[in-house]
Context: one part of a larger RNA
Molecule: small-subunit ribosomal RNA, 5' domain
Organism: uncultured bacterium
RNA sequence: GGACGAACGCUGGCGGCGUGCUUAACACAUGCAAGUCGAACGGGGUUAACUUUUAAGCUUGCUUAGGGUUAACCAAGUGGCGGACGGGUGAGUAACACGUGAGCAACCUACCCGUAAGACCGGGAUAACACUGGGAAACUGGUGCUAAUACCGGACGUGCUGCAGGGGGGGCAUCCUUUUUGCAGGGAAGGGGAAACCCGCUUACGGAUGGGCUCGCGGUCCAUUAGCCAGCUGGUGGGGUAACGGCCUACCAGGGCGACGAUGGGUAGCCGGCCUGAGAGGGUGGUCGGUCACACUGGGACUGAGACACGGCCCAGACUCCUACGGGAGGCAGCAGUGGGGAAUCUUGCGCAAUGGGCGGAAGCCUGACGCAGCGACGCCGCGUGAGCGAAGAAGGCCUUCGGGUUGUAAAGCUCUGUUGUGGGGGACGAAGGGAGUGACGGUACCCCACGAGGAAGCCCCGGCUAACUACGUGCCAGCAGCCGCGGUAAAACGUAGGGGGCGAGCGUUGUCC
Numbered sequence: 001g002g003a004c005g006a007a008c009g010c011u012g013g014c015g016g017c018g019u020g021c022u023u024a025a026c027a028c029a030u031g032c033a034a035g036u037c038g039a040a041c042g043g044g045g046u047u048a049a050c051u052u053u054u055a056a057g058c059u060u061g062c063u064u065a066g067g068g069u070u071a072a073c074c075a076a077g078u079g080g081c082g083g084a085c086g087g088g089u090g091a092g093u094a095a096c097a098c099g100u101g102a103g104c105a106a107c108c109u110a111c112c113c114g115u116a117a118g119a120c121c122g123g124g125a126u127a128a129c130a131c132u133g134g135g136a137a138a139c140u141g142g143u144g145c146u147a148a149u150a151c152c153g154g155a156c157g158u159g160c161u162g163c164a165g166g167g168g169g170g171g172c173a174u175c176c177u178u179u180u181u182g183c184a185g186g187g188a189a190g191g192g193g194a195a196a197c198c199c200g201c202u203u204a205c206g207g208a209u210g211g212g213c214u215c216g217c218g219g220u221c222c223a224u225u226a227g228c229c230a231g232c233u234g235g236u237g238g239g240g241u242a243a244c245g246g247c248c249u250a251c252c253a254g255g256g257c258g259a260c261g262a263u264g265g266g267u268a269g270c271c272g273g274c275c276u277g278a279g280a281g282g283g284u285g286g287u288c289g290g291u292c293a294c295a296c297u298g299g300g301a302c303u304g305a306g307a308c309a310c311g312g313c314c315c316a317g318a319c320u321c322c323u324a325c326g327g328g329a330g331g332c333a334g335c336a337g338u339g340g341g342g343a344a345u346c347u348u349g350c351g352c353a354a355u356g357g358g359c360g361g362a363a364g365c366c367u368g369a370c371g372c373a374g375c376g377a378c379g380c381c382g383c384g385u386g387a388g389c390g391a392a393g394a395a396g397g398c399c400u401u402c403g404g405g406u407u408g409u410a411a412a413g414c415u416c417u418g419u420u421g422u423g424g425g426g427g428a429c430g431a432a433g434g435g436a437g438u439g440a441c442g443g444u445a446c447c448c449c450a451c452g453a454g455g456a457a458g459c460c461c462c463g464g465c466u467a468a469c470u471a472c473g474u475g476c477c478a479g480c481a482g483c484c485g486c487g488g489u490a491a492a493a494c495g496u497a498g499g500g501g502g503c504g505a506g507c508g509u510u511g512u513c514c
Stems, first nucleotide, its partner, number of pairs: 001514004006510005013383006019376002021341001026339003030336003035081003040078002044074009054065005088294003098218007107211002112207007120154004129144006160185011190199003220266003227257003232254008269291004273284004296317005319330004347373001349372003355369001356367004386416004396407004420455001421451006430441001458503005463484003469498005479486002
């Protein structure tokens, strides 16, 4: 000098764009943050219309109650898809976690796209519901009925899988690929529509996307850590997985790692990047993007294409809450917000209008992702606090050799301007497929008119380094200070004033990095 997620002191007009718990991965009141589909299914409720040999009241065609049909809507349940994404945090992790480059002849991939072939015949349940029991509650038991794209059995078998056999081609070993024969195994679901047809379903092959696994290389400190390892190293059989593997297990062998730093300990998420620097390098990993790990602490599996699952389940623990004392409920490192810690870090806001996501045929619903607004000079950038003229150089202040000098064209005054401000008028883009409709931001930006210099300047410094000097006060005191050093009676170094220098809505100080 530059930089910062900064803080502190003094000061503070506006706008745009960013950015804002670096500490206690401390504890959390309250609200919201993941639902959706009635075009998978049965029933229930509300409303309306029509209807009714039903019942009652009766004013004899009206009211009420009940039944039926249709339509719209509502919520629970069965079922499907989604809740594995999106959002948060950095605790743990020195590891194939990450980066980079390869490999899988050892693998998976819902939804989406392409291709091929198909969906036949049956069955038994169960929630809801009704009745009933237990419990303070959370919740839960029994009996009876019922539906499905829920569940189960059988059939057919293009292709698929397993076993056995033959032929062709290829390879980096285990092998891969193609064709063929025999035997065996193994699929399906309907819904909407008047129909055409649309949406689904099954078995395969291919694609796309996303992932899993393996390997080379790379990036921390301590040797005042030198030896470490028992599934530990390899093999065989078996198990397990989507898949290789000591991943797991039984047996056998005795190996494996290490001064090219094993093991142990400390520290730490990693990267694209960011800061600095001429570069080499050094430092750093906040926002944004990629990736990993975690979700009160520890452990576990279930479901599923995908989890060992932040707002799912089970167990244990700590903590908080409810309780009728028998037993239950909870997990903000989602968005806001509270307490606490701290030098220190925001609103319990608006909207789904846009972009994106989930579900749905769609209408649409949900979305604290996101888009915006609010707060903070926290940062960067831009603008303003006026412009021109104005000397008898006014008054006042300060200094003075008492002549004057300086503040100083500065002010006043005159003439203007209207950025900004205030008031009024107009008023968007962002919104789209041919048209219509749809805007949180927002009556915002922007444009026009009027008013009016009116509302808008401070901070640090002036001994040398280093740009800027006098007076008074003080008297090694009070104090200053980044280094050298100032202060003990004329202090340009302390304090105040005048003047000056620097930067300017900021200026200084502190901390950290280069």